Model confidence (mean pLDDT): 87 of 100.
This is a predicted structure of a 76-nucleotide RNA (c-di-GMP-I-GGC riboswitch aptamer) from an Acidimicrobiaceae bacterium.
The sequence was found by an Rfam model in a public genome assembly.
[in-house]
């Protein structure tokens, strides 16, 4: 450095409920756990989605790829 254990410590939190917010996709708080070894961060490429016609503006990093950073430590 790769790797990721029928391991340990610690972490995140889908659906659903609820409050707030946005035209919407969605976002935020609380509850809650299906899952996650980057489910930490970045819309850079692709995909998907929203508004509705702007030679546009947005959403999604828990869809995939890429970039940056990071906890732990068996085997190889």
């Nucleotide at each position: 450095a790769a790797c990721g254990a029928a391991a340990a410590a610690g972490g995140c939190a889908a659906a659903c409920c609820u409050c707030c917010u946005g035209c919407g996709a969605g976002g935020g708080g609380g509850g809650g756990a299906c899952g996650c070894a980057a489910a930490g961060c970045c819309a850079c490429g692709g995909g998907a989605c929203u508004c509705g016609u702007g030679u546009g503006a947005g959403u999604u990093c828990g869809c995939c790829g890429g970039g940056c950073c990071g906890c732990c430590g068996a085997a190889u």